Two RNAs folded together computationally: RNase P RNA and transfer RNA, 440 nucleotides in total. Rfam match: Bacterial RNase P class A. The family's RNA type in Rfam is ribozyme. Its mean pLDDT, the model's own confidence on a scale to 100, is 75.

[in-house]
RNA sequence: GCAGAUGGGUGAAUGGUCGCCCCGCCUUGGCGGGGAGGAAAGUCCGGACACCCAGGUUAUUUCAUAACUUGAGCAUGGUGGCAGUUAACGGCUGCCGCCCCGCAAAGCCCAAAGGGCGAAGUGGGGUAGGGAAAGUGCAACAGAAACAUACCGCCCCGCCUUGGCGGGGUAAGGGUGAAAUCGUGAGGUAAGAGCUCACGCUCCGCUUUGGUAACAGAGUGGAGGGGCAAACCCCACCUGGUGCAACUCCAAGUAUGUCUGCCAUACUAGCAGGCACGGUAGGAGGCAAGAGGUGUGCUGCGAAGUACAUCCCAGAUAGAUGACCAUUCUCGACAGAAUCCGGCUUAUAUCCCGUCUGCUUAA
RNA sequence: GUCUCCGUAGCUCAGCAGGAUAGAGCGUUCGCCUCCUAAGCGAAAGGCCGGCAGUUCGAAUCUGCCCGGAGACGCCA
Numbered sequence: 001g002c003a004g005a006u007g008g009g010u011g012a013a014u015g016g017u018c019g020c021c022c023c024g025c026c027u028u029g030g031c032g033g034g035g036a037g038g039a040a041a042g043u044c045c046g047g048a049c050a051c052c053c054a055g056g057u058u059a060u061u062u063c064a065u066a067a068c069u070u071g072a073g074c075a076u077g078g079u080g081g082c083a084g085u086u087a088a089c090g091g092c093u094g095c096c097g098c099c100c101c102g103c104a105a106a107g108c109c110c111a112a113a114g115g116g117c118g119a120a121g122u123g124g125g126g127u128a129g130g131g132a133a134a135g136u137g138c139a140a141c142a143g144a145a146a147c148a149u150a151c152c153g154c155c156c157c158g159c160c161u162u163g164g165c166g167g168g169g170u171a172a173g174g175g176u177g178a179a180a181u182c183g184u185g186a187g188g189u190a191a192g193a194g195c196u197c198a199c200g201c202u203c204c205g206c207u208u209u210g211g212u213a214a215c216a217g218a219g220u221g222g223a224g225g226g227g228c229a230a231a232c233c234c235c236a237c238c239u240g241g242u243g244c245a246a247c248u249c250c251a252a253g254u255a256u257g258u259c260u261g262c263c264a265u266a267c268u269a270g271c272a273g274g275c276a277c278g279g280u281a282g283g284a285g286g287c288a289a290g291a292g293g294u295g296u297g298c299u300g301c302g303a304a305g306u307a308c309a310u311c312c313c314a315g316a317u318a319g320a321u322g323a324c325c326a327u328u329c330u331c332g333a334c335a336g337a338a339u340c341c342g343g344c345u346u347a348u349a350u351c352c353c354g355u356c357u358g359c360u361u362a363a
Numbered sequence: 364g365u366c367u368c369c370g371u372a373g374c375u376c377a378g379c380a381g382g383a384u385a386g387a388g389c390g391u392u393c394g395c396c397u398c399c400u401a402a403g404c405g406a407a408a409g410g411c412c413g414g415c416a417g418u419u420c421g422a423a424u425c426u427g428c429c430c431g432g433a434g435a436c437g438c439c440a
Stems, first nucleotide, its partner, number of pairs: 001359009012328007020035007037334001041345002044343005049243004053071008077238004081095005096129001097127007107117004130234002135232002137228002151174002153170008182200006201224010247285004256276007292311008329332001364436007373389004382420001391407005413429005
C1' cells in the first nucleotide's frame, strides 16, 4: 500500500422564492423566533409519572374519609462469577475463571533443504458463568455394557480330546460411541486391576500468603467416571396490578327527577323555561425547563460523578416539518416525533478513525 | 398507543416436558377399472418445520433477536 473480517464516529453545505405547524408582538394582515432521529423503528428490558389494590401509622367522637408510608406473605415471572456505576435495569465499566483462534524462545519428533507438535509467555475474539454427593428425569443409533456391565481377547478349573463346551476371574489390550471408570512407569499377579509405590492430573476439606472480593500461589490430609439445569427442580435475590386509550377539570344534547308557567274543572300526558343528577359528544390540562443540551475544569483505569459558565431547542389531535431554483462537495443511505427518560436489538450510502488476519514493497 | 396469539407439503391440521429418514386428510400426477367421465382401487411426487444465531453429542421441539400475519382494548343510562 491492497484485500478481508470486525468495532466506533459522521449522517452534505449555503442562498433565494412559495407554502405548512407552534409561540410572541402589533392587530383584517404582517413582522420576529422555533420546527424530527441516531436510530424517532422493534416494543425486548428498566425507571419517572398517574390511578387502583393490600398492609401499617396519624388526624377528625364512632362509621367513614383524608394524609403519609410500605409492597411483607402466597402465586407468577425474572435474574445468577466478583467489585463498581446508576433513579433503576437482564444495561454499562473494570477485574476473575473458562473456551476458541494466532504467534511462539526452551524442549520433543520426522528430516536432504525444511517441516510438525508445543507447557510458560503473549496478541485477538467469545462467554445466559449459582447448584449434578437434595430428589426426579434424559442419553436416539451404535456398543457386551450409558449403570452397575464380560462381545472379542487374556488367565484358572472341569469335561470330552487337539478343537470346542461349561463354570469362574480379569476393565491391561481390541472394537462401539458425543461420552467407557485418572495418566505414565515400576512392582505385583494364574492373568489382571490405584492392588501397592514413584512422579503427575483433577476434585474436596483444612492451614497459610496476596487481593475489598471473585480468585490465584504454597503447604497438608483425603478421594478418584462423568454430561445435560437455555429438562423438571433446589438455593439466593428482585418483583402488588394497570398503563397517557393512565389520570384530572369544564361540559352540549338525550334520558331521569323536581319546580314554575301555558292548555285545562282537575289528574296523566304535552309544550316552554329553570334547577338537580350523571359525565357521553366536545373542549382544556397531563404535554415539553428536563435523571435537558453544549463547553471547560476537577475526581476516577473506566462506566460515571461533581463544580462553574452558557443555551431554551417540535408539541400536532386526521395529525406540521414540504416543493422549486441556483452554487459547491466526498453526489447523499436507513428512515418520520405523539407522555417522557436510561439502555438493548435491528436497518444504514458516503467519508473518517481503530483492531486483527493475509499478500506485496521498502528500510 | 397498549396488549395477546400464530407461522410445519398447494390448502387444513397433528407432532413440540429434545433422540424419525417429520406424518394425516383434501388436493396434484401416473396406472387400473369404464365406451367416456365421476366414484372406487393402487402407487408416486411434493417440506430443509418463517429467518438468523446460541445451548446441547443431538433442535420442528429449549433460549435470544429479527420477519410476516391475525386478534383484543374507547362504558353513556